[in-house]
RNA sequence: AGAGUUUGAUCCUGGCUCAGAUUGAACGCUGGCGGCAUGCUUUACACAUGCAAGUCGAACGGCAGCGCGGGGCAACCUGGCGGCGAGUGGCGAACGGGUGAGUAAUACAUCGGAACGUACCCAGAAGUGAGGGAUAACGUAGCGAAAGUUACGCUAAUACCGCAUACGAUCUACGGAUGAAAGUGGGGGACCUUCGGGCCUCAUGCUUUUGGAGCGGCCGAUGUCUGAUUAGCUAGUUGGUAGGGUAAAGGCCUACCAAGGCGACGAUCAGUAGCUGGUCUGAGAGGACGACCAGCCACACUGGAACUGAGACACGGUCCAGACUCCUACGGGAGGCAGCAGUGGGGAAUUUUGGACAAUGGGCGCAAGCCUGAUCCAGCAAUGCCGCGUGAGUGAAGAAGGCCUUCGGGUUGUAAAGCUCUUUUGUCAGGGAAGAAACGGCUGAGGAUAAUACCUUCGGCUAAUGACGGUACCUGAAGAAUAAGCACCGGCUAACUACGUGCCAGCAGCCGCGGUAAUACGUAGGGUGCAAGCGUUAAUCGGAAUUACUGGGCGUAAAGCGUGCGCAGGCGGUUUUGUAAGUCUGUCGUGAAAGCCCCGGGCUCAACCUGGGAAUUGCGAUGGAGACUGCAAGGCUUGAAUCUGGCAGAGGGGGGUAGAAUUCCACGUGUAGCAGUGAAAUGCGUAGAGAUGUGGAGGAACACCGAUGGCGAAGGCAGCCCCCUGGGUCAAGAUUGACGCUCAGGCACGAAAGCGUGGGGAGCAAACAGGAUUAGAUACCCUGGUAGUCCACGCCGUAAACGAUGGGUACUCGGCGCCGGGGGGAUCGACCCCUUCGGUGCCUGAGCUAACGCGAUAAGUACCCCGCCUGGGGAGUACGGCCGCAAGGCUGAAACUCAAAGGAAUUGACGGGGGCCCGCACAAGCGGUGGAGCAUGUGGUUUAAUUCGAAGCAACGCGAAGAACCUUACCUAGGCUUGACAUGCACGUGAAACCCUGGUGAAAGCCGGGGCCCCCUUCGGGGCACGUGCACAGGUGCUGCAUGGCUGUCGUCAGCUCGUGUCGUGAGAUGUUGGGUUAAGUCCCGCAACGAGCGCAACCCCUGCUUGCUGUUGCUAACAGGUAAUGCUGAGGACUCUGCAAGGACUGCCGGUGAUAAACCGGAGGAAGGUGGGGACGACGUCAAGUCAUCAUGGUCCGUACGCCUAGGGCUACACACGUGCUACAAUGGCCGGGACAAACCGCUGCAAGCCCGCGAGGGGGAGCCAAUCGGAGAAACCCGGUCUAAGUUCGGAUUGCAGUCUGGAACUCGACUGCAUGAAGCUGGAAUCGCUAGUAAUCGUGGAUCAGCUACGCCACGGUGAAUACGUUCCCGGGCCUUGUACACACCGCCCGUCACGCCAUGGAAGUUGGGAGCGCCCGAAGCCCGUGAGCCAACCCGCAAGGGAGGCAGCGGUCGAAGGCGAGCUUGAUGACUGGGGCGAAGUCGUAACAAGGUA
Repeated sequence: AGAGUUUGAUCCUGGCUCAGAUUGAACGCUGGCGGCAUGCUUUACACAUGCAAGUCGAACGGCAGCGCGGGGCAACCUGGCGGCGAGUGGCGAACGGGUGAGUAAUACAUCGGAACGUACCCAGAAGUGAGGGAUAACGUAGCGAAAGUUACGCUAAUACCGCAUACGAUCUACGGAUGAAAGUGGGGGACCUUCGGGCCUCAUGCUUUUGGAGCGGCCGAUGUCUGAUUAGCUAGUUGGUAGGGUAAAGGCCUACCAAGGCGACGAUCAGUAGCUGGUCUGAGAGGACGACCAGCCACACUGGAACUGAGACACGGUCCAGACUCCUACGGGAGGCAGCAGUGGGGAAUUUUGGACAAUGGGCGCAAGCCUGAUCCAGCAAUGCCGCGUGAGUGAAGAAGGCCUUCGGGUUGUAAAGCUCUUUUGUCAGGGAAGAAACGGCUGAGGAUAAUACCUUCGGCUAAUGACGGUACCUGAAGAAUAAGCACCGGCUAACUACGUGCCAGCAGCCGCGGUAAUACGUAGGGUGCAAGCGUUAAUCGGAAUUACUGGGCGUAAAGCGUGCGCAGGCGGUUUUGUAAGUCUGUCGUGAAAGCCCCGGGCUCAACCUGGGAAUUGCGAUGGAGACUGCAAGGCUUGAAUCUGGCAGAGGGGGGUAGAAUUCCACGUGUAGCAGUGAAAUGCGUAGAGAUGUGGAGGAACACCGAUGGCGAAGGCAGCCCCCUGGGUCAAGAUUGACGCUCAGGCACGAAAGCGUGGGGAGCAAACAGGAUUAGAUACCCUGGUAGUCCACGCCGUAAACGAUGGGUACUCGGCGCCGGGGGGAUCGACCCCUUCGGUGCCUGAGCUAACGCGAUAAGUACCCCGCCUGGGGAGUACGGCCGCAAGGCUGAAACUCAAAGGAAUUGACGGGGGCCCGCACAAGCGGUGGAGCAUGUGGUUUAAUUCGAAGCAACGCGAAGAACCUUACCUAGGCUUGACAUGCACGUGAAACCCUGGUGAAAGCCGGGGCCCCCUUCGGGGCACGUGCACAGGUGCUGCAUGGCUGUCGUCAGCUCGUGUCGUGAGAUGUUGGGUUAAGUCCCGCAACGAGCGCAACCCCUGCUUGCUGUUGCUAACAGGUAAUGCUGAGGACUCUGCAAGGACUGCCGGUGAUAAACCGGAGGAAGGUGGGGACGACGUCAAGUCAUCAUGGUCCGUACGCCUAGGGCUACACACGUGCUACAAUGGCCGGGACAAACCGCUGCAAGCCCGCGAGGGGGAGCCAAUCGGAGAAACCCGGUCUAAGUUCGGAUUGCAGUCUGGAACUCGACUGCAUGAAGCUGGAAUCGCUAGUAAUCGUGGAUCAGCUACGCCACGGUGAAUACGUUCCCGGGCCUUGUACACACCGCCCGUCACGCCAUGGAAGUUGGGAGCGCCCGAAGCCCGUGAGCCAACCCGCAAGGGAGGCAGCGGUCGAAGGCGAGCUUGAUGACUGGGGCGAAGUCGUAACAAGGUA
C1' cells in the first nucleotide's frame, strides 16, 4: 500500500466482498509447563445455607457462662481478680463492598461563583461549679404456638433535666436579652481526712468559641445521542412584594399583584442511554465503545414517607401500601444476596458454599486486642497477553511402508532406523528465601511536672508474629526419556496430485465450483501457514475519499427547486480615527491518579511492576500587539440607484376592426356520381349530391413578411388600429453615497390536460359508433362524432416546466455572422471601412472532462450565497401530516430482495436503416421435379429382429464401388470358456501338425478309434507344438461434448493478420479508410504511416497451335510386291497418331477514354487475347458440424459374457409420408429393313473370335491375347427406304401366368436374364420448386470399379449430336466494402414487457380483539411531616407546707399534602385479525409483442 466482482473487451461512476488490528467473547477439533491479568455482556429474575459491622469494663448498674483466689465440713457462699453473655450509655454502622434499573439533565466533564454545614483531626482562647428526677437490666406476677408483650417494684451512669457562671457566641427595638459542661484512668511528696478520700499532678474526655485542613450542600457558564412523519410549549407557569421554610441563595412553599417565560441557534414530545479519565481502531482528523482499574452520580424486592444523626430520607435501620416466598396452634407473624461463596432459572456463555487477618487499609478501644468475604492468597477456566519446551549432531543401502508414475522412476526423505551427545520442562530426593517491623520489653537523652512516678518524643539493644507454603529459588539422580495440533492448498491468497462421486451428495467470504477425466465436493498422499494452539461465528474500527473538516460531487453516471420577489441568516467596495469581541503572542492557575509516549530501575528475559520526565492539543485569569475580520464615528465614488434625452421590440391588460379559408343555410345552373384507401368498405347522392354561381350566418385562427430574427423571470408571446402599463438598452452630464449579492421559511407567477358556474361552438377531436386490416385488432387506416379546444370568473400547481447546465461578480487566445444603439473616416448619395456598448448564434486555442464534449453566453480560473445527491429494485409507493370540490399534489420511509443497476466510448453482429458492388441470386431462356408406374434412400408403423450411423442448406441412389449363405454388427436356437487371434511364465506330454475313420447332431460342438513317434544340444537344456493352470486375450459395448487423423460447410468468398511508427487514459484506431480500377486487399493515385506474412494470381496437371526428337503393336504420301478385299508384305517418318522436350500470350503493339497513372474500350497480328478452356489447389476462422462402426486412442463398462463358433431368420416387413432417380404419356414419335462415324476403359480364377446348336437368355467348342498386336465390341442418336395416322393406340410398359437360361453348396422368404402370353396407371402434371451462360443445357450411346451372381434405373469416367437467352440489378436468396442506430455479444433462431395460473416470503389496509406507556379530570386516601385541638395521661422546671395549679409534653381526634387503588374521555405505541391491496423471489407454465433497428404506427 491494495485486491476480486457489471463488459466480448475498455475507461469512468458505483455498490457488494476480501486481506489488517481488536474482544469480558462463544462454538468445533486439539492440548505439555510457568508467570501476569481476566471471568453473568442474558432475567435490576427468584433465592436454601453459611459468613460479609462491630467495638469499648479506662462511661454504668451488674454478673448468666468459664477460670483463679478467699470463706465454708459440705451443699454452697463471695464480683475480690482474670474477664464477660444480656442490658443502659458512647463511637461506628451515611465508610468499605455490589449493581447500572432509572436519568438527555435534579446527571457528568471543564472553568468559575456565594448565601452554607462539618463528628473524628490540627492550631488558638475560655471553662469544666453546684444540684435534681427517672429508667433498662434485675425481681415478682401475667398473656401468647411463636414473634413478642403487659402490670407492679428496685437501681446506676460520660443516659436525662434545671440552677450558677459567659472571654468569645446568638438575637436585638442597641436599652438589653438568651444560652454550656461529665467525668474516667495512672501516679504521688508535703498538708487535711469521716480513711472512702480530699488535695496536687499527668493523661484522656466534656462544654463554649475562633481559625484551619479535608469532606459535603447550593448556584452559573460551556460541552454532552437520534427523530420535524414531534412546531408550538407553559398557571407556581415568568417576575415582583410580604411571609414561611432550610445549614444555606432561590416559587423551595404560601398569599397578593403584574402577564409574563421558553422555542427553527430546535422549545415541547418520542426513542435510546449512567457520565468521565480512558479503551479499540485510524497516518491523522475522526469513528465505535465506556468490561477490568480510578473519579462522580443513581439505585438497594416495587412505590411512598419520615425518624435518628455531624452526615441518610439510610443495601445487611424504621413505618405504610403492593407483589412474591416462608412459618403458624389460623388468632397472627417473618423475609429482601444489584456484599462473598453458592442454588434454580434464562442463555451461545462466565469460577470455590476455599485459607488468612501475616501484609495494606478500615471501625472501636489508653492499650493489649477484637471485628473486617475490604484486602492478601489459594482453587477452577488456553479466556487473553508474555515466556519456555516437546530434543541436538551425525546418518544414503536414498531401507521398508504409503502415494504417484510416461513403469524408467519420482516423492515422503536425513525424515526414520542406527551411532554419538545434551537434560530445559516433568518425576524423585535434598537444601531453602524475601515479603516483618512497627506495637511490646530493656535502656540513654529531651519534654511536661513539685517529682527521679505516670505519660510522651528521639536514639541504641532485643523477644515474638507468615494465610500463601516447604512456595519461589538452588543442588543432585535416572532418562530422549513425560509433551503437536489445527486450518488451508480454483482466483483474491502462500500451498497439487490420485481415487470416489456425477447439477447427486455437497462446497461457498466475493467471483463461483459439481450434469463421467472436479488442483473448487469426499478421502488419501504430498504441500503451505500458524502453533499449545488453530479455525469458525458474532461484534467494532480500518481499508471506505462509500457522508468527503482534513477530503467528494450535481450537462449525459445519483444529484440545479419550473420561475421570480423577498424577511431572517450568510457574505460584502474604498479611506481615516478609535475600540479590542474574533485573531496572534508572553506569563499565571488548572487540566486527579492510573493509562499512552520517552529515559531509568526490579522480577534470569518478556508480559508485568516501579521511579522520573514529557504530554494532556482544553478551560480560566492577566499583560501586550493592532495587520486582517467585527464594532463605533467621519469621509470617498468606482458597486448600486435616481434624473434629463433618444431607440428597438409577437413584453402584459382592455376595447375595436379587416380580409382569406373551412362549414352551414337559401336560391340558380347542372347530372351521376362524390368521398375515401395500399386496396376497399362504412358514409353522402336521382327526395338531385359532388362541381359551379350569387347571397347570407357563425365561430376560430391570423398565409405571405418570417429569420440561424425580436421581447419576456420562467411559463410563454404573431393580422391591423386605439387606450392603459412593465422592463431593457444607448449617449452625455448631474444627484444620492455602499443604499449591494444571495436567500431557509414565506409570497407571487406558472404550458397542456383536468374541475366548478355561466356563455359559445365553424373547424379539429379523447370517449363512443360503424367500416376495414388481422389468427385476434377493445390499435395503427377510413367514415362519423361528444366532452374539450374559444370567452368570463374561480380552482388545480404539474411537465423531457430542457441548455437535462441555480444566481451574482471578476479574470483568461482568436475567427465568422445576425439584432438594437453611439462615435470616427471616406463619399453627392445608396453604400463602404474602422471602432465602442448591450443582446443573440456558429467554429476553434489554452484549460477542463471518464469520454462525448464545453470553450468570454465555460462544463476554464477564483470568490460569495442557496438548492440537491450517496448502489439497483421495493417506491416517488405505504403510513402520518399539510393543500385541493375532485382528480390529485407536496413532504416521504421500512421490511424484503439482487451483485449489480448505470455513463461514455470500442470491436463485432444485426436492422421490415442508407450507399456502392458481386454470384444461374433474380430477370431473359432451355430442360426438369411436384401428378403416373417402377427403382432406391429415409421417416413412421410393424416385428423375436426389422443391426448401427447420417438430420435444414451442409441427412435422405448418404457410409454401402454389390445384404440369398458369407458379409452381419441384429434376432431365435444350439454350443465353447486362456478362448477365433497375440505375447509371456509354470507343469505335463514328445510329439504336435498332419492323415484315415466311427457315433451323435441342423451345424458348431461333444464323445471316441487308428496311423505317424520331431529337430538342435555343451546332455543341464533349448526350439516347436499340444494339454492343464496363471498372467491375459476379445468387445462394430458407451462417450465424436475427452481426442488424433480425415471430411463437410460458409467459399475459390476476398478476405485474415503482424512488426515498427503515430493517435487515443484505454478497449482500440491507423495501415486495410478515401478517388479510380479489377475476377481479386488486382493494380494505380492520395494519405501518419512504412513495410511484411497467410490468402488472390502465378508456379503443377489435362486440353487447344507450332517445331524438334521418337517410330512398334500405331500410320501409309511416294516407291516396290501381293490379294476377291484389307498397311497384307518390303519399305518409309512425310501425314495422322503415340510419347518426350522446346517454343508460344506479356495488354507486348496501334488508336481512343482516363489524372499524363492503374486500367478500360476498339483494332492489328495470331492456333489461341486480355486469368484461352478445364482441373488440382480451400487463408484466419465458424458450425462443441460429421465420424470411437475405416483406423488410431484417453477414460469407462462386460469378462462362463456385452467375447467366440454354428444353423436358421432378419437388415428385402407395409395403412402411409418425404427425398433422389428411371421409364413414359408419343408423330421432332413407335416399329421393320438397310447404311455411317467415336472416345475412354477392361481382360489369366480373365477376355474370348471364327464355327455348330437354340426364337432367345444361353450351350458346345476353343484359335488368339499378360494385349497401340488378340478379345470385350454390334456404338447409339444419325442417314435412307417402308409402315403406323391421333387412337389409351403398332404409345406406354407396370402387373400377372406359363415355360426356360445362368451363377452359386443353396435363388422359398430374397437373384438377374430369356421366350410366349397378359397389357395397369399415365394424354405433360396444383401450390410450390431444381439445374444450366457454350462444346454448356438438352439429347444419344460406350466403359469401369465393387462383383460367384445381381435387384446398377445408382456412382465414376468417355465420347457423339448440339441449342436458346442475359434488357438489366427494382425485387427474392447468399456474399463483400463503407456508413448509421442498438437496451444484441450464446450476438435477431438476440433481447425483452405486462396480465393470468402455481409455490414461498416480507409488508400496507381492515369489522375488530388484546397488551404497554405518558398525561389530564374526578373518587377514595395508608404511613408520615406539618397545622389545629387535646375534657384522657405525664417524674424532673415554677408557685405552693400539702392538696393542687402553671409551664411543657403524650395518647386521641380534626385538617392540608399525600403512594397504591378505582372511575372516565381522549392520546400514543405494539401484537393479533376473516378478508383484501399491491410488492419481491421462484424450473423449461399460459396469452399476446409493448420496448431495443425507422423494433415494423419513431